Description
Predicted 3D model of a 530-nucleotide part of an RNA (small-subunit ribosomal RNA, 5' domain) from a metagenome.
Context: one part of a larger RNA
RNA sequence: GAGUGAACGCUGGCGGCGUGGAUUAGGCAUGCAAGUCGAGCGAUUCCCGCAAGGGAAUAGCGGCAAACGGGUGAGGAACACGUAAAUAAUCUUCCCCUUAUCCUGACAUAGCUCUAUGAAAAUAGAGGUAAUAUCAGGUGACACCAUGAUUUCUCAUGAAAUUAUGUUUAAAGACGGGGACCGCAAGGCCUGUCGAUAUGGGAUGAGUUUGCGUAGCAUCAGCUAGUUGGUAGGGUAAUGGCCUACCAAGGCUUUGACGCUUAGCUGGUCUGAGAGGAUGGUCAGCCACACUGGGACUGAGACACUGCCCAGACUCCUACGGGAGGCUGCAGUCGAGAAUCUUUAGCAAUGGGCGAAAGCCUGACUAUGCGACGCCGCGUGAGGGAUGAAGGAUUUCGGUUCGUAAACCUCUUUUGGCAGGGAAGAAAAUGUUGCAGUUAAUAGCUGCAAAACUGACGGUACCUGCAGAAUAAGCCACGGCUAACUCCGUGCCAGCAGCCGCGGUAAUACGGAGGUGGCUAGCGUUACUC
Repeated sequence: GAGUGAACGCUGGCGGCGUGGAUUAGGCAUGCAAGUCGAGCGAUUCCCGCAAGGGAAUAGCGGCAAACGGGUGAGGAACACGUAAAUAAUCUUCCCCUUAUCCUGACAUAGCUCUAUGAAAAUAGAGGUAAUAUCAGGUGACACCAUGAUUUCUCAUGAAAUUAUGUUUAAAGACGGGGACCGCAAGGCCUGUCGAUAUGGGAUGAGUUUGCGUAGCAUCAGCUAGUUGGUAGGGUAAUGGCCUACCAAGGCUUUGACGCUUAGCUGGUCUGAGAGGAUGGUCAGCCACACUGGGACUGAGACACUGCCCAGACUCCUACGGGAGGCUGCAGUCGAGAAUCUUUAGCAAUGGGCGAAAGCCUGACUAUGCGACGCCGCGUGAGGGAUGAAGGAUUUCGGUUCGUAAACCUCUUUUGGCAGGGAAGAAAAUGUUGCAGUUAAUAGCUGCAAAACUGACGGUACCUGCAGAAUAAGCCACGGCUAACUCCGUGCCAGCAGCCGCGGUAAUACGGAGGUGGCUAGCGUUACUC
């Protein structure tokens, strides 16, 4: 000199954009943060209606989601991260493309009704009901498995393609529309959309492995028994001592093993001419964690932040028998601390979940509030004005200086106040109308076009007008380094100080005043980094 997620002191007008629990991964009151689908299912309640019928809501079963999004950095020195590869050792819901299929039947159970237990949380028994829940059978290959053949290819274990025989394995319906035909009707049948099953491919996501790189300490020098390798088996989506049995005696290490300490890693950020050094807050990628420790279940995916089970500590309820809980989500509270914000609004936009859609949910997000915490911009007036006024300070008493500064005259109105106008962010989806395609069809569905609908912020930004210089300047320094000097007070006292050093009666160094210098809505100090 530059920088900071800063803090402290004095001061403080406005706006924009950012940013804000770095300490106790300490404890938490309260509210909200993950639901959705009635076009999967039965049922119940309510509304309109004379009825037929239509509409709405919901507990439950079922499906999908809840593994994302959001938080934090405790742990971890490790294939955790970064980078470059491997997977011929793997999986991948939803999505896209391809091919084919969806036949027949059945047992239950929740909700519900009845009964019972319990303070509650909740639980038990009986009866009975549905499904895209569950189960059984059928069919089935280019899928799987076994055996065999041929061709091509790879660094290799081997892989791919074709083919023969045999074996194994699948499914579910829903909602629209309809001319002819069948049927009393429901419907069959045809057709459209969505869904279901299987196969192959893609995309996406993930698992695993390897080379290299990524702290300190040798006052840590030897470490190791599933340890190192093999065989066989188990396990996994998959390789592997991952696990087990047996066999061998190996494996690592001064190119730092083992141990201890410290630490999330990276893109980046700060500094520096660079090389380097320091750092990893916000944003982005990856990892790890979710009261502490352990465990699995479900599932395409978790060993799961607001799921389950066990143990523990803590808090709460209790009729003492037993139960409930987990803010390192958003706000907020207590504590500790030098120190870090609203118990706000809205789903209008972007994105996500579910749904055919309308839509519902979304403390993600968008906005808003608070803090000069940072950066940037603007303002606190402009021009003229010498009796160089008064006053302050100083003086060699002549004067000098604050100083064109003020007064005064003319002008302007940013900002602030009042009044008027007033956005962009919104285009889709959806319904309506028109055209085209599909079709037996003027249904339905698909595509295109048109005009409508939708704004939390917000009557905000912005624009215009009105009056009026009106509403707006401080902080630090002035001995040298270092820009800026005099007077008074004090008298080695009181005090200053980054270093050198000032102060003991003329202190440009202490305290005050006037003046001056620097920066400016800030200024200075402290801490840390280069």
It matches the Rfam family "Bacterial small subunit ribosomal RNA". The full RNA is in RNAcentral, with records from SILVA.